[in-house]
RNA sequence: CUCUUAUCACGAGUGGCGGAGGGACUGGCCCGAUGAAGCCCGGCAACCGGCGGGAGCGGCGGAUGGUCGUUCUCGCAGCGGUGCCAAUUCCUGCAGAAUCCGGGCGCGGAUUCUGAGAGAUGAGAG
Numbered sequence: 001c002u003c004u005u006a007u008c009a010c011g012a013g014u015g016g017c018g019g020a021g022g023g024a025c026u027g028g029c030c031c032g033a034u035g036a037a038g039c040c041c042g043g044c045a046a047c048c049g050g051c052g053g054g055a056g057c058g059g060c061g062g063a064u065g066g067u068c069g070u071u072c073u074c075g076c077a078g079c080g081g082u083g084c085c086a087a088u089u090c091c092u093g094c095a096g097a098a099u100c101c102g103g104g105c106g107c108g109g110a111u112u113c114u115g116a117g118a119g120a121u122g123a124g125a126g
Base pairs, nucleotide, nucleotide: 001126002125003124004123005122006121007120008119013041015040016039017038021031022030023029025093027091028090042085043084044083047081048080050076051075052074053073054072055071056070057069058068059067060066089118094115095114096113097112098111099110100109101108102107
């Protein structure tokens, strides 16, 4: 970097250093010297790993038991690997539906909803 898959409405500091930017991109709209990014500490969550329980499938086995593997599921801790800590992934960008408004009848606009795309993070594969 590419592919697969799960999640994205919850949650998280009046701390130190630092000094002007930041919210991926587009268009908006915001945050910021009552201090941005970044670093440290702190915190949140619980994807992977860990521990315990339940169920399914398969192997071993004479065997309902036992044991090994695997999938799903419930719970515990938060020691390990990540992640995250303004606003729904801040909204939006493509397609469709409903309602409403305008219309020179080709359509245009607003709101809401659904799906896709894009993006982010974990896990796995190349």
The RNA shown here (SAM riboswitch aptamer (S box leader)) has 126 nucleotides and comes from Calditerricola satsumensis. Its mean pLDDT, the model's own confidence on a scale to 100, is 82. NCBI's taxonomy places the organism under Bacteria, Bacillati, Bacillota, Bacillaceae, Calditerricola.